The prediction has a mean pLDDT of 86. Predicted 3D model of a 346-nucleotide part of an RNA (small-subunit ribosomal RNA, central domain) from an uncultured bacterium.
[in-house]
Context: one part of a larger RNA
RNA sequence: UUGGGUUUAAAGGGUGCGUAGGCGGCUUAUUAAGUCAGUGGUGAAAUAUCGCAGCUUAACUGUGAGGGUGCCAUUGAUACUGAUGAGCUUGAGUACAGAUGAGGUAGGCGGAAUUGACGGUGUAGCGGUGAAAUGCUUAGAUAUCGUCAAGAACACCUAUAGCGAAGGCAGCUUACUAAGCUGAAACUGACGCUGAGGCACGAAAGUGUGGGGAUCAAACAGGAUUAGAUACCCUGGUAGUCCACACUGUAAACGUUGAUGACUCGCUGUUUGCGAUACACAGUAAGCGGCUGAGAGAAAUCGUUAAGUCAUCCACCUGGGGAGUACGCCGGCAACGGUGAAACUC
Numbered sequence: 001u002u003g004g005g006u007u008u009a010a011a012g013g014g015u016g017c018g019u020a021g022g023c024g025g026c027u028u029a030u031u032a033a034g035u036c037a038g039u040g041g042u043g044a045a046a047u048a049u050c051g052c053a054g055c056u057u058a059a060c061u062g063u064g065a066g067g068g069u070g071c072c073a074u075u076g077a078u079a080c081u082g083a084u085g086a087g088c089u090u091g092a093g094u095a096c097a098g099a100u101g102a103g104g105u106a107g108g109c110g111g112a113a114u115u116g117a118c119g120g121u122g123u124a125g126c127g128g129u130g131a132a133a134u135g136c137u138u139a140g141a142u143a144u145c146g147u148c149a150a151g152a153a154c155a156c157c158u159a160u161a162g163c164g165a166a167g168g169c170a171g172c173u174u175a176c177u178a179a180g181c182u183g184a185a186a187c188u189g190a191c192g193c194u195g196a197g198g199c200a201c202g203a204a205a206g207u208g209u210g211g212g213g214a215u216c217a218a219a220c221a222g223g224a225u226u227a228g229a230u231a232c233c234c235u236g237g238u239a240g241u242c243c244a245c246a247c248u249g250u251a252a253a254c255g256u257u258g259a260u261g262a263c264u265c266g267c268u269g270u271u272u273g274c275g276a277u278a279c280a281c282a283g284u285a286a287g288c289g290g291c292u293g294a295g296a297g298a299a300a301u302c303g304u305u306a307a308g309u310c311a312u313c314c315a316c317c318u319g320g321g322g323a324g325u326a327c328g329c330c331g332g333c334a335a336c337g338g339u340g341a342a343a344c345u346c
Stems, first nucleotide, its partner, number of pairs: 004317003007300002012314001014201004021194003025088007033081002035077008049065006091191001092188003096183003100179001103177007110154001114150008125136002162169002206247006216240001220236004258313006266291009275281001295302002319346003328339004
């Protein structure tokens, strides 16, 4: 490189937008670049192939023929691809009418709980564990009642429920805002798909500056356990956990399954619409689930939400270790991230 692959054996980029590029619906006209056909030129010689001739044959030599992927020119063909023009509506989008949802951002409000403060009642314990002890407590704790303060999280509803590109999103409410879906079919008329680089978003932890600090809690301290115990258990406890702004850019960022489109048996539950629409319920559209057929698969299993049958584009893999390491470069305040070998060894 070809071939083969990427749920679990090595392998899908964390996710989106999008540049170049690649690929691209139906009809028609022109063109003839790709494509196809004919002709001409060129395609040196030697070599190679075929025929003949010559040294006794052979090797070898001579001679003739044919061939020569290709390139150039020219004459034609026009199905497909391309180019240009004209048109179409099914793809895509816009407008209209609806309903839906923890989608996002900013503000306001709420109750339960926790901790603390103050006051009342009240007295000797409380707390904690396998058992204890450290700890708290006669300076009155724990318990209980009242008042106040603070910060954080939102029980029940709550689900094989919903929304979001992913990360993720849950008290109530207001404002702003995004999206998909359904209906109807008015408008645009291929405007599409994918997407190397690029840009943006991106849990938790971590970083910087300034706030905040109730709870929980790395580090740390003490008490236990133990042969030891730098742990598991207990009592404390600082960063952090929360907010604003800025960075970091990684995760088992997982459905371990890239995106888009087409096609291919059924059964069943559920969400949101439409269906004259209230109940009920056929049908239908878009989701979210369960079971299964053909088919697929090494099997487990997947099975119209495919891992089935096809098409387009991107990413990635090529024995284990060494190693996601070293070196270099790029990024970062740092932590570190990205890119990413080899020797050697089995």